Record summary: Predicted 3D model of a 680-nucleotide part of an RNA (large-subunit ribosomal RNA, domain II) from Falcatimonas sp. MSJ-15. The coordinates come from a structure-prediction model, not an experiment, and the mean pLDDT is 84. The RNAcentral record of the full RNA draws on ENA. NCBI's taxonomy places the organism under Bacteria, Bacillati, Bacillota, Eubacteriales, Falcatimonas.
Context: one part of a larger RNA
RNA sequence: UCCGGCGAGCUGCACUGUCAGGCGAGGUUAAAUACUUAAGGUAUGGAGCCGAAGAGAAAUCAAGUCUUAAGAGGGCGAAAGAGUCAGACAGAGCAGACCCGAAACCGGGUGAUCUACCCAUGUCCAGGUUGAAGAUGCCGUAAAAGGCAUUGGAGGACCGAACACACAUCCGUUGAAAAGGGUGGUGAUGAGGUGUGGGUAGGGGAGAAAUUCCAAUCGAACCCGGAGAUAGCUGGUUCUCCUCGAAAUAGCUUUAGGGCUAGCCUCGGCAGAGUCUUAUGGAGGUAGAGCACUGAAUUUCCUAGGGGGCGUCAAAGCCUACCGAAGAAUAUCAAACUCCGAAUGCCAUGAAGAUGAUUGCCGGGAGUCAGACUGCACGAGAUAAGUUGGGUGGUCAAAAGGGAAAGAGCCCAGACCUACAGCUAAGGUCCCAAAGUGAGUGUUAAGUGGAAAAGGAUGUGGGAUUUCGAAGACAACUAGGAUGUUGGCUCAGAAGCAGCCAUACAUUAAAAGAGUGCGUAAUAGCUCACUAGUCGAGAGGUCCUGCGCCGAAAAUGUCCGGGGCUGAAACACUACACCGAAGCUUAGGAAUCACAAUGUGAUUGGUAGAGGAGCAUUGCAAACGCGUUGAAGCUGUACCGGCAAGGAGCAGUGGAGUGUUUGGAAGAGAGAAUGCCGGA
Repeated sequence: UCCGGCGAGCUGCACUGUCAGGCGAGGUUAAAUACUUAAGGUAUGGAGCCGAAGAGAAAUCAAGUCUUAAGAGGGCGAAAGAGUCAGACAGAGCAGACCCGAAACCGGGUGAUCUACCCAUGUCCAGGUUGAAGAUGCCGUAAAAGGCAUUGGAGGACCGAACACACAUCCGUUGAAAAGGGUGGUGAUGAGGUGUGGGUAGGGGAGAAAUUCCAAUCGAACCCGGAGAUAGCUGGUUCUCCUCGAAAUAGCUUUAGGGCUAGCCUCGGCAGAGUCUUAUGGAGGUAGAGCACUGAAUUUCCUAGGGGGCGUCAAAGCCUACCGAAGAAUAUCAAACUCCGAAUGCCAUGAAGAUGAUUGCCGGGAGUCAGACUGCACGAGAUAAGUUGGGUGGUCAAAAGGGAAAGAGCCCAGACCUACAGCUAAGGUCCCAAAGUGAGUGUUAAGUGGAAAAGGAUGUGGGAUUUCGAAGACAACUAGGAUGUUGGCUCAGAAGCAGCCAUACAUUAAAAGAGUGCGUAAUAGCUCACUAGUCGAGAGGUCCUGCGCCGAAAAUGUCCGGGGCUGAAACACUACACCGAAGCUUAGGAAUCACAAUGUGAUUGGUAGAGGAGCAUUGCAAACGCGUUGAAGCUGUACCGGCAAGGAGCAGUGGAGUGUUUGGAAGAGAGAAUGCCGGA
C1' cells in the first nucleotide's frame, strides 16, 4: 500500500405531536389471585390515573369566581361537549444515550533483585616515587632555641595497572547494543571500589540537590477498580430514487471556533392574502449648494482696547510701516454647521394592469451564528493591501455549461433524460481553432496595438480664431544700420553692451534702440532690431481635439495564449453575413403538480436540512413451492427493471439444503475513523 471479515442514533422509563385502531361522557386497569397446553396465555381484580368545571395565594364559593365598600368596571372561565387506552413514527427529558479518543482525579493493593541513602558482615587496591612528625648521634647554648647527619614511614601526597568513572573526538543512529565500540582522558589508601543479607513506599521514600532516583516508566511509580470519568474539541458514521431547500444576521451570554430566543428552510392544518408598475398624498434634512447660526480661514477699511514715541514729573492731548475685539467690504471651508435642498428609497390610499400562492396564523422537524469576492455610496488605513468595518445589489458558498490562454466570487447563462437536428448570448470569424484573409470611410508607423505618472517635444490628422500678404508677405541673398555722443554718474578705465539714473531725449533720414547678442583692459571689430532692392504666393501665432513619441532599470523566458500581423489579422465609426452554451427551439421519453382531464399546460441544478416512495440482508409466523434427474455458495454471460438500489435465465463448478407471497421483528447495507483482526 492493497485484499477479506468486523465496525457507529440502540434500549428502558416517563412526556409532546402526528397517524391508524378499540371504546366513548367516559376510557383504562396496577399489584395480586385463580386456571392453563406454563419464559406464553385466559379470567377475576376499579385501588389508582386521565377526562367530563372553573376562579382564587388560601379559607372558600361555584357556571361562575377573584379583585373591591360595590348590583360598577376589569381578569380568568362557562355559554360554544371529546376524551381515553395500548401501538407505529418523529422529537425533547433522565439514563454511557451515535461510535472511538484524553491528559487527569479517587480507592485498594504490588514493588528498593534496577537505582538513592542507611545498617550488619566480608572482601579488593601490580609496581614505582616523595620522604612529615617523632627518634638517635654530633655541633651549638648558662639552659633553651637552632643547625647537620642518620633513622623513621606520614599524606582526602605523586606516577601508573587491576578496579571505578565518563572529559574530548570519531564511528554507530531501521545500531552488534532501547546508551555501545575505537583512540586518548580522570581517580586509583580514600568523602575509595565491591560481594552477601537487611531497612526506608507513592503527595510517600531517598537525594554531596539535577525535579535526580524509586525495576528500559517519575513535577508524583506500577496493577486492578470507580469507569462506558468528562471532552462546548478532532476524526468517523455503511443502500437507492423523488419534492422543496437554507444560514454564516440581531439580542443576551465568564460569551466570542459554544449556546438560547428571533430571522431564513421544510412538513401538516386553517384563512384568503402578498409583491411589482402607473397615479395621488405624506414624513424626512442625505447629494448638491450656501454662509443666515456654530466654528475654521484670507485681504483691506474703520474703530474700542493694548504696545511704542512725543509731551519737563503726573495728567490732558498728539503721532504711529505695531497687535487688534466688535462692525463694513472682499473671497473661502465643515461627518458631529444649515437661510436652502433634490434624485432614489420608505409609508399610506384607491383603481387599473402584471405575477400567480410568492402572504398571515397555529402546530411538528431542522440546520445556520468562521462567510468570500465583485459593482456602487461610505468609515478606519497612507482616498495602501487578495487589509479591516458596516450599508446596498450580484455571484460563489450550495451552480455544472460557454467566454476571460489557464481561473470559486468577473461577463453570458441556471444542467430531468436521449439526438451525428435548428437559432442565438457573452465572445469571436488569417493558422493552431468553429466562423469574413468580408464591405465602406478615416486614423496610427509606434509592433503603438500587446503594462504606467508628473513632465517634455516643429510626430501626425481634424476643428476654431487671429496677424501679415500682388500697395509683394515669410525664408534666403545684396546694401544700409548714421549724428549730438565716449548720454549723465561711478570708476584705474566704463566709449550701446560691469553697475546706478534717464531712455514717451533730440537731429538727419527709406531706416537705424542713448541699443538684441558675441567681443575688448577700455577702444576697435562682428551682429540684431529697423529700412531699401532681388524673388513671386502664401506665411506666422494662439486655443480645442483624435492617434502616436520620450520619460520606461531585476532577477528561469520576451507583458499579444502561440505562430504571425502594417491600404492589418491594430484603432474609431457604419451597415451586413456567419460561428458560438447543458440558454431557446425541434423530435421522442420520464416524473411531479394543476386544469375546463382519456388530453393540455407548467415544473424537475443543489450543500446543511425537512418531507415522500422504494431496493437489498438475517431470523420468525402462515400459505404455496424447488432440490442427489443436483439446494446454497462461487465463476462467466450480449436479458429484465423502457429510472435506481437491484432481479432473473442459461452454462460450468459445488455436493445438501433452499425459494416465492403476505405479515411481523431487527446484531439490517462500509471507502475512509493515524479504525480493529487476519492475509498478501